Record summary
The prediction has a mean pLDDT of 82. This is a predicted structure of a 74-nucleotide RNA (transfer RNA) from a Phycisphaeraceae bacterium. Taxonomically the source falls in Phycisphaeraceae (Bacteria, Pseudomonadati, Planctomycetota, Phycisphaerae). Rfam family: tRNA. Rfam classes the family as a transfer RNA. The sequence was found in a public genome assembly.
[in-house]
RNA sequence: GGGCGGAUAGCUCAGCUGGCCAGAGCGCUCGCCUUACACGCGAGUGGUCGCCGGUUCGAAUCCGGCUCCGCCCA
Numbered sequence: 001g002g003g004c005g006g007a008u009a010g011c012u013c014a015g016c017u018g019g020c021c022a023g024a025g026c027g028c029u030c031g032c033c034u035u036a037c038a039c040g041c042g043a044g045u046g047g048u049c050g051c052c053g054g055u056u057c058g059a060a061u062c063c064g065g066c067u068c069c070g071c072c073c074a
Base pairs, nucleotide, nucleotide: 001073002072003071004070005069006068007067010026011025012024013023019057027045028044029043030042031041032040050066051065052064053063054062
């Protein structure tokens, strides 16, 4: 330098052919339970969908460029 894959909640990850206000598990907080803790149950909490543009009535999703991480080639 080139090719491929990835970037979505604090962590690990979903998100089908664009369609409403973006989700799960774990975590965290509160309550219940318990003598107490754990477990369990209930509720809640949390996101500029890597960044900048473009297309569209509408973009996490499509197009272009860039950044970072991983693998491969030279």